C1' cells in the first nucleotide's frame, strides 16, 4: 500500500429502518446528629465528520478523519 473491526452523554455500553435508552457518575429531594448507603426526581448526545437513499436513517450506500487487528 489492501482488507476488515470500532467510534452513541462525564466514563461503560443497549437500540429489528418508526419517539436514542441502560449502568454508573453528577445535581436536588427524603433519610441521618452530620455523612455514606438506600428510596424519589432533575439536568447531561447536532449517534466521529460530510454527503445520498427514504414518508422516515445511530441502523443501508459513498468518501473521510480517528483507533485497533490482519496481510504484504
Nucleotide at each position: 500500500g489492501a482488507u476488515c473491526u470500532u467510534g452513541u452523554g462525564g466514563c461503560g455500553c443497549a437500540a429489528u429502518g418508526g419517539c436514542a435508552g441502560c449502568g454508573u457518575a453528577u445535581c436536588a429531594g427524603u433519610u441521618u446528629c452530620c455523612g455514606g448507603a438506600g428510596c424519589u426526581g432533575g439536568g447531561g448526545g447536532u449517534u466521529g465528520u460530510g454527503g445520498g437513499u427514504u414518508c422516515g436513517a445511530a441502523u443501508c450506500c459513498c468518501a473521510u478523519c480517528a483507533a485497533g487487528a490482519u496481510c504484504g